[in-house]
A computed fold for a 103-nucleotide RNA from Tardiphaga sp., annotated as Glycine riboswitch aptamer. Of the family's consensus pairs, 91% are formed in the model. The organism belongs to Tardiphaga, within Bacteria. Model confidence (mean pLDDT): 78 of 100.
RNA sequence: GACGUCACGUCGGGAGAGAUCGGCCAAGUUCAUCUUUGAGCGAGGCCGGCGCCGAAGGAGCAACCGCCCCGGAAACUCUCAGGCAAACGGACCGCGUGACGCG
Numbered sequence: 001g002a003c004g005u006c007a008c009g010u011c012g013g014g015a016g017a018g019a020u021c022g023g024c025c026a027a028g029u030u031c032a033u034c035u036u037u038g039a040g041c042g043a044g045g046c047c048g049g050c051g052c053c054g055a056a057g058g059a060g061c062a063a064c065c066g067c068c069c070c071g072g073a074a075a076c077u078c079u080c081a082g083g084c085a086a087a088c089g090g091a092c093c094g095c096g097u098g099a100c101g102c103g
Stems, first nucleotide, its partner, number of pairs: 001102001003101007011094003018050001020049006028041005051084003057080001058078003064072003
């Protein structure tokens, strides 16, 4: 020098795809009844089904690379996982800090 790599961060930006269908439970709430209860709405949770997304993670092929026995490899592919209103998350980019390397 902030050139590269890595790590960290109460930082900034950050896409895609059903606010899906059914069942059960359900905080709470509304109406009726007024002995007791009944009906509706219902955040959220669990289970099952169909449809879909790819940018946590994971896996596969591979251009390419290497110390070439073998290994490393994507934003491509697959969707196991994850996700499909908002929120959370989010590869990646930027910013900040530190370490190492390089000149």